[in-house]
Context: one part of a larger RNA
Molecule: small-subunit ribosomal RNA, 5' domain
Organism: metagenome
């Protein structure tokens, strides 16, 4: 000098864009953060209508829970652990891949349950038992069976579901196989911090055979056999640390670093485990153990903010219990749509960067006041007053661009078509949380400047006070009676909505 996720002191007008729990991976009240589908299924409240004096019956209706499907493994957070099961780069294949695309083939016949529901119970609650009965794109059996799987090559084995619609060869779904795409698993090579005051380490250890297991190779596991394997090019041990793209600095080489954003990994109160599933050994799933906290009728239960806000604690220190799904993206759905603390926005903080303003021109008897003085004057200083203007920003009022289209609805045209269906295109209309620009009006210099420094380094000095005291200080060093170095005043210098200090990196 440059830099920072900074903090502290003094000061503080506005805007844009960024950024903000680095410490206790400490504990958490409250609300929200993952649902959706009635065009899979059976029930079905309110309300309404018709008939009836009424009870009630029938119809419309669709709240609601349940079965079922898909999603919940994404998105979001954090960096505890991990020095290699990781990351980066370059390769490899013994593998899997829901939804999606494409190509081929298929979708036949039956059956038994169960939740919801009704009845009777248990329990403080959480919840739960028995009996009866019901549906399906839930479940099961049979048929069919290849370009699929296995194979001793003879053969054997494996599937399906319907829905909407008046109806259909339409649309959406279903089963099976091939290919693709996407995502992942696994393996290899090289690179990746400090320590020898860690020198030897290893028994599933190293290799083989056989078997098991896995989506898949493999000591991955087991039995048997052999005695191997690693190491001074640092094994083993200890410490520290998420890795990279990048970032800071530097002429570069390098050194330092990994916040925001992107990619990968890991974690989800602590430890362990599997289930479901295409995918998890699963942040807001399950089971067990533990610590902690809460409820309890004392028998027993419940919970997990390293999601968004917020709270306590610790700390030098880090924000709102905000608005909206309008846009982008995601889940579900045929669609309308619903959900979305992802996201888009607003709020707070000079935390950073950038921009703008705090007026402009004239104005000398160089006013008054202050300070200095050799008492003549000098300086503050065109500075002020005063005169003439301007109107940025702010204030008050108006205005409304853009973010909005490939979406929805209605209509037209063209094409496909048996069609009221589908596709393309045009027109009209409709959808904004928030930003609110450019602009217009009003008024009036009014509302808007400080901080550090002035001995040398280093730009900028005089007076007074103090008297090795009080104090200053980055280094050299100032202060013991004339201090340009302490304190104050005036003046000056530098930067400026900031200026200094501290910490850290180059």
């Nucleotide at each position: 000098g440059a830099a920072u996720g900074a903090a502290c002191g003094u000061u503080g007008g506005c805007g844009g864009c960024a950024u903000g729990g680095a410490u206790u991976a400490g504990g958490c009240a409250u609300g929200c953060a993952a649902g959706u589908c009635g065009a899979g299924c059976g029930c079905g409240a309110a309300a309404c209508g018709u008939a009836g004096c009424a009870a009630u019956a029938c119809g419309u209706g669709g709240a609601g829970a349940g079965c079922g499907g898909c999603g919940a493994a994404a998105g979001g957070g954090a960096g505890a652990g991990g020095a290699a099961u990781a990351u980066a780069u370059a390769g490899a294949u013994a593998c899997c891949u829901a939804c999606c695309u494409u190509c081929g083939g298929g979708u036949c016949u039956g059956g038994g349950a169960u939740a919801g529901c009704g009845g009777c119970g248990g329990g403080a609650a959480a919840c739960u038992g028995c009996c009866g009965g019901u549906a399906a794109u839930a479940c099961c059996a049979g048929a069919u069976a290849a370009c699929g799987u296995c194979u001793c090559c003879g053969g054997a084995c494996c599937a399906a579901a319907g829905g909407u619609g008046u109806g259909a060869u339409u649309c959406c779904a279903c089963c099976u196989g091939g290919a693709g795409a996407u995502g992942g698993g696994u393996c290899u090579a090289u690179a990746u911090c400090c320590u020898a005051u860690c020198a030897g380490c290893u028994a599933g250890u190293u290799g083989g055979u056989a078997a098991g297991g896995u989506a898949a190779c493999g000591g991955c596991u087991u039995a048997c056999c052999a005695a191997g394997g690693c190491u001074a090019a640092g094994a083993c041990g200890g410490g520290u640390a998420c890795g990279g793209g990048g970032u800071g600095u530097g002429a570069g080489a390098g050194c330092a670093u990994g916040c925001c954003c992107c990619c990968g990994c890991u974690c989800a109160c602590u430890g362990g485990g599997a289930c479901u599933g295409a995918g998890a050994c699963a942040c807001u799933g399950c089971c067990c153990a533990g610590a902690c906290a809460c409820c309890u009728a004392c028998g027993g239960g419940u919970g997990g903010c390293u999601g968004c806000a917020g709270u306590c604690g610790a700390g030098a220190a880090u924000c709102u219990u905000c608005g909206g799904c309008a846009a982008u993206g995601g889940g579900c759905g045929a669609a309308a749509g619903c959900c979305u603390g992802a996201c888009c926005g607003a709020g707070c903080g000079a935390u950073g960067c950038c921009g703008c303003g705090u007026g402009u021109g004239g104005g000398a008897u160089g006013a008054a006041g202050g300070c200095c003085u050799u008492c003549g004057g000098g300086u503050u200083g065109u500075a002020a007053a005063c005169c003439a203007c301007u109107g940025u920003c702010g204030u008050a009022g108006g205005g409304g661009a853009u973010u909005a289209a490939u979406g929805g609805u209605a209509g037209g045209u063209g094409g496909g078509u048996u069609c009221u269906c589908c596709c393309a295109u045009c027109u009209a209309u409709u959808u904004g949380a928030a930003c609110g620009a450019u602009c217009c009006u009003a008024g009036g210099a009014g509302g808007a400047a400080g901080g550090a420094c002035g001995g040398g380094c280093u730009a900028a000095g005089u007076u007074c006070g103090u008297g090795c005291c009080a104090g200053c200080a980055g280094c050299c060093g100032c202060g013991g009676u004339a201090a340009g170095a302490c304190g104050a005043a005036c003046c000056g210098u530098c930067c400026a909505a900031a200026c200094g200090u501290u910490a850290u990196u180059c």